Predicted 3D model of a 98-nucleotide RNA (c-di-GMP-I riboswitch aptamer) from a Deltaproteobacteria bacterium. It matches the Rfam family "c-di-GMP-I riboswitch aptamer". About the family: GEMM was predicted in a large-scale screen for bacterial structured RNA regulatory elements. Lineage of the source: Bacteria > Pseudomonadati > Myxococcota > Myxococcia. The sequence was found by an Rfam model in a public genome assembly. Its mean pLDDT, the model's own confidence on a scale to 100, is 79.

[in-house]
């Protein structure tokens, strides 16, 4: 130094669910929690997954034609953001063996 994570001490973070709060939401940030965590420490660079929202099909739908709303649901190579405790990639980074 690189690969690794056993045993011990130090300490650190904090899921779910409460409270207060900000966002229209995903979700954020304050308390309290403690499911887990050696990077659960930072970063939306690709995957992914959610949210708004545009579009396009379906449904509501049954009519003498046209017309085709609002919920609803699905899809998209579209906007939009959130999520680093889903994965990868970059970056700093404690302890201390074999």
């Nucleotide at each position: 130094g690189c690969c690794u994570g056993a045993a011990a001490a130090a300490g650190c973070c904090a899921c779910a669910c409460c409270c207060c709060u900000u966002g229209c939401a995903a979700a954020g940030g304050g308390g309290g929690g403690u499911c887990g965590g050696a990077a659960a420490a930072c970063c939306a660079c690709g995957g992914g997954u959610c949210u708004g929202g545009u579009c396009u099909g379906c449904u509501u739908a049954g009519u003498u034609u046209u017309a085709g709303a609002a919920g609803g649901c699905a899809g998209a190579u579209c906007c939009u953001g959130a999520c680093a405790g889903c994965c990868g990639a970059g970056u700093u980074g404690c302890c201390g063996a074999a």